[in-house]
The RNA shown here (Lysine riboswitch aptamer) has 180 nucleotides and comes from a Calditrichota bacterium.
RNA sequence: UUUCCAGAUAGAGGCGCCUUUUGCAAGAGUAGAUUCGCUGAGAAAAUGCGGUUUCAAUGAUGCGAGUCAUAAAGGGUAAAAGGCCGAAACAGUGCAGAUCCGCAUUCAACAUUGUUGGCUCGGCGUGUGAACAACUGUCGAACUGUCACGAUGAAAACAUCGUGGAGCGCUAUUUGGCCA
Numbered sequence: 001u002u003u004c005c006a007g008a009u010a011g012a013g014g015c016g017c018c019u020u021u022u023g024c025a026a027g028a029g030u031a032g033a034u035u036c037g038c039u040g041a042g043a044a045a046a047u048g049c050g051g052u053u054u055c056a057a058u059g060a061u062g063c064g065a066g067u068c069a070u071a072a073a074g075g076g077u078a079a080a081a082g083g084c085c086g087a088a089a090c091a092g093u094g095c096a097g098a099u100c101c102g103c104a105u106u107c108a109a110c111a112u113u114g115u116u117g118g119c120u121c122g123g124c125g126u127g128u129g130a131a132c133a134a135c136u137g138u139c140g141a142a143c144u145g146u147c148a149c150g151a152u153g154a155a156a157a158c159a160u161c162g163u164g165g166a167g168c169g170c171u172a173u174u175u176g177g178c179c180a
Base pairs, nucleotide, nucleotide: 001180004177005176006175007174008173009172010171011170014085016084017083018082019081020080021079022078023077024076032068033067034066035065036064037063038062042055043054044053046105047104048103049102050101051100088116089115090114091113092112093111094110097107098106117144118143120141121140122139123138124137127135128134146165147164148163149162150161151160152159153158
């Protein structure tokens, strides 16, 4: 000094990702409470089954009408602040937790494996949801960043075009090891 291997630090992509707070719309005049009328034995806890407890003919539950009521959560949108570039999201598995108790489901923290470079649009609609808003899943298309290969300009850097890969990547600096 070059190649290769392992590591550290700092960065880039862009309507970039995530979180929090505040406002707004919707949720909704819904849930809920209460009065009246009808019905007449069950009802309550995230769901199902089983149980316990509480309420209930001094009327459970359901239906209808009226009154009261700034309901709320999750989701959406705008602004601000913060943390970041596997940012983050999804799926599987495991385990502790949540409810009156038990089992199963569900929710959700952590760990682990796998997939996805990023955004946008469109189709389908199993799932969530008040809502095909949005999200998840799946299929497709374009755009964009990066690297490799090829072609052209013009001879390197550079630019344009085409093809392909994936973030366990790419760029810059740097440490150590191996080979010569």
The prediction has a mean pLDDT of 78. It was read from a public genome assembly, where an Rfam model found it.